[in-house]
Molecule: c-di-GMP-I riboswitch aptamer
Organism: soil metagenome
């Protein structure tokens, strides 16, 4: 993938806990999602630290539901 069925995930927000922070986990909750399953050492964004008058650079980390890439997979007509 069909104006089909089954099943799945779960944004914002709320509560608790963790983290300096970005943010994470659990529960509630559904805006959405056909890979919104997993990875992430490409780009991007964000946080912290350092250097620099600054532009910016470097290091460490976060997101991956921002884009691209790799791997794997449920249901099913024409």
């Nucleotide at each position: 993938g069909a104006g089909a069925a089954a099943g799945g995930c779960a944004a914002a927000c709320c509560a608790g806990c963790c983290g300096u922070g970005a943010g994470g986990c659990u529960g509630g909750g559904a805006c959405g999602c056909a890979a919104a399953g997993c990875c992430g050492a490409g780009g991007g964004u964000c946080a912290g630290g350092c250097a620099g008058c600054g532009a910016u650079g470097c290091c460490u980390g976060a997101c991956g539901g921002c884009c691209g890439g790799g791997c794997u997979a449920c249901c099913g007509a024409a």